[in-house]
């Protein structure tokens, strides 16, 4: 300093779900709360999937269909960053 493992240690982060809040909505944020994670830190201007359609088109009797500039890193990978024992 680098790589690899998870027998420790000191910790991290937080699902659902409740409250309050922004948003057209998908979802966000705050706080209470843990399902659970070895990156469940970071990037959505790295690629893909998924998910919603305000507004925009198209059709139409209601109303439907398309379509991301939205939103998901706790969906996959990429990409960058980071704590400890051993060896």
């Nucleotide at each position: 300093a680098a790589a690899a493992u998870u027998u420790a240690a000191a910790g991290g982060c937080a699902a659902a779900c409740a409250u309050a809040u922004c948003g057209a909505a998908a979802g966000g944020u705050a706080u209470g709360g843990a399902c659970g994670c070895a990156a469940a830190g970071c990037c959505a201007u790295u690629g893909g999937g998924u998910c919603u359609a305000c507004a925009g088109a198209u059709a139409u009797a209601a109303u439907a269909u398309c379509u991301a500039u939205g939103a998901u890193u706790g969906c996959c990978a990429g990409g960058u960053u980071g704590c400890c024992a051993u060896u």
c-di-GMP-I riboswitch aptamer from Halonatronum saccharophilum DSM 13868, 87 nucleotides, folded computationally.
Its mean pLDDT, the model's own confidence on a scale to 100, is 84.
Lineage of the source: Bacteria > Bacillati > Bacillota > Halonatronum > Halonatronum saccharophilum.
The sequence was found by an Rfam model in a public genome assembly.
It matches the Rfam family "c-di-GMP-I riboswitch aptamer". Rfam describes the family as follows. GEMM was predicted in a large-scale screen for bacterial structured RNA regulatory elements. Rfam links the family to the GO term cyclic-di-GMP binding.